[in-house]
Molecule: Glycine riboswitch aptamer
Organism: soil metagenome
RNA sequence: GUGCAGGAGAGCGUGGCCGUGCCAGCGCCGGCCACCGCCGAAGGCGCAACUCCCAAAAUCGCUCAGGCAGAAGGACUGCGC
Numbered sequence: 001g002u003g004c005a006g007g008a009g010a011g012c013g014u015g016g017c018c019g020u021g022c023c024a025g026c027g028c029c030g031g032c033c034a035c036c037g038c039c040g041a042a043g044g045c046g047c048a049a050c051u052c053c054c055a056a057a058a059u060c061g062c063u064c065a066g067g068c069a070g071a072a073g074g075a076c077u078g079c080g081c
């Protein structure tokens, strides 16, 4: 690197606009914008606290990005090549 298996957290949040969408209708779905709440395990940043003799680094901290039904993704772990 690759195949298989495992793999956490947190909103199916509210409002507005739109649609060659679905529906008899109520409504549903999708896109965009705004707002409120939250999560850390793609990536990114940091070393004040914790770990730590120091330094460095991290599974620690931040939450920019990303994410908060399911699916997908997923650090990392095991086995094979």
Stems, first nucleotide, its partner, number of pairs: 001081006011036001013035007021028002037068003043064001044062003051057001